[in-house]
Context: one part of a larger RNA
Molecule: large-subunit ribosomal RNA, domain VI
Organism: metagenome
RNA sequence: CGUUGCAAGCUUGAGAGGAGUCAACUUUAGUACGAGAGGAUUGGGUUGGACGUACCCCUGGUGAUCCAGUUGGACUGCUAAGUCCACCGCUGGGUAGCUACGUACGGCAGGGAUAACCGCUGAAAGCAUCUAAGCGGGAAGCCCCCCUCAAGACAAGGCUUGCUAGUCGUAAGACGAGAGACCCCUGGUAGACCACCAGGUUGAUAGGCCACGCGUGCACGGGUAGAGAUACCCUCAGCGGAGUGGUCCUAACGGUCAAAGG
Numbered sequence: 001c002g003u004u005g006c007a008a009g010c011u012u013g014a015g016a017g018g019a020g021u022c023a024a025c026u027u028u029a030g031u032a033c034g035a036g037a038g039g040a041u042u043g044g045g046u047u048g049g050a051c052g053u054a055c056c057c058c059u060g061g062u063g064a065u066c067c068a069g070u071u072g073g074a075c076u077g078c079u080a081a082g083u084c085c086a087c088c089g090c091u092g093g094g095u096a097g098c099u100a101c102g103u104a105c106g107g108c109a110g111g112g113a114u115a116a117c118c119g120c121u122g123a124a125a126g127c128a129u130c131u132a133a134g135c136g137g138g139a140a141g142c143c144c145c146c147c148u149c150a151a152g153a154c155a156a157g158g159c160u161u162g163c164u165a166g167u168c169g170u171a172a173g174a175c176g177a178g179a180g181a182c183c184c185c186u187g188g189u190a191g192a193c194c195a196c197c198a199g200g201u202u203g204a205u206a207g208g209c210c211a212c213g214c215g216u217g218c219a220c221g222g223g224u225a226g227a228g229a230u231a232c233c234c235u236c237a238g239c240g241g242a243g244u245g246g247u248c249c250u251a252a253c254g255g256u257c258a259a260a261g262g
């Protein structure tokens, strides 16, 4: 821009893409078959591999924004307590998130038309013949069925709901109202950007604060014991990123477009 007024929401599905897998065990059955050795077709059941999709409850990984321990050095005058540098200095853990080595699920079943092939009836050709007329069966393949996208599908679809058609003017046009939307702002279940989603004071959207959860593992300071290192008590302390709630303390200010004409 179009889809023939302007919007919001929900949809149909032309069309396109994906998936489609393999094996073992068990039973049928040591049966059919075979002199024996050996050893099924078929049908039923179970399990697994690889692959795919989703997720983070469990098990792990990561978690350079969290906690602790510790070595050498520098600095805060010194002690103590800290900060910084050394691969995040090294080491032990670890929330959210992201993940696989983790978890869940999937391939099924069914229908239609067929290929090779197997048939029924059946002439031409008194027979025979699946074929010439006619009618069946038949594959991991084809079309559906399953999953995803999808009306720019220009044949531009459908449904529901909301809103406009007021004033001036001969007309052209101007002004006003207005569902709704956008810019902008706070952000994330989203994300390269855009888009999408949650919100914008009639507000819990983010930050702060409070409570809880979770992580680390018992802070500083003081006391007691010890020659001291250190241990114990106040202390399951102190500190803390992303988590779950609450609370208007801070920040969501401020603007624009927009429908009856073609």
Base pairs, nucleotide, nucleotide: 001152005163006162007161008160009159010158011157015149016148017147018146021049022048023047024046025045026044027043033038051106052105053104054103055102059100060099061098062097066093067092068091069090070089071086072085073084074083075082076081110144111143112142117137118136119135120134166175167174168173180257181256182255183254184200185199186198187197188196205251206250207249208247209246210245211244212243214240215239216238221234222233223232224231225230